Predicted 3D model of a 71-nucleotide RNA (transfer RNA) from a marine eukaryotic metagenome. The RNAcentral record of the sequence draws on MGnify. It matches the Rfam family "tRNA". Rfam's curators write: Transfer RNA (tRNA) molecules are approximately 80 nucleotides in length. The family's RNA type in Rfam is transfer RNA. Model confidence (mean pLDDT): 81 of 100.

RNA sequence: CCGAUGUAGCUCAGACGGUUAGAGUGGCUGUUUCGUAAACAGCAGGUCGAGGGUUCGAAUCCCUCCAUCGG
Numbered sequence: 001c002c003g004a005u006g007u008a009g010c011u012c013a014g015a016c017g018g019u020u021a022g023a024g025u026g027g028c029u030g031u032u033u034c035g036u037a038a039a040c041a042g043c044a045g046g047u048c049g050a051g052g053g054u055u056c057g058a059a060u061c062c063c064u065c066c067a068u069c070g071g
Stems, first nucleotide, its partner, number of pairs: 001071006009025004018056001027043005049065005
């Protein structure tokens, strides 16, 4: 210098701008069990890497920066 990635504790989807940001797993509670696990039901958990811009409206488009990976 070039490219890719950054979204829940973890692994990831959402990338075509618009209804409340989702899934799996993990956590907590309950049911069940002598008890644990499993199963089932429910709950909580996110300022979408940071800052700025465009727009009525940005996880999504544009700019700069940071981190990680590859060349």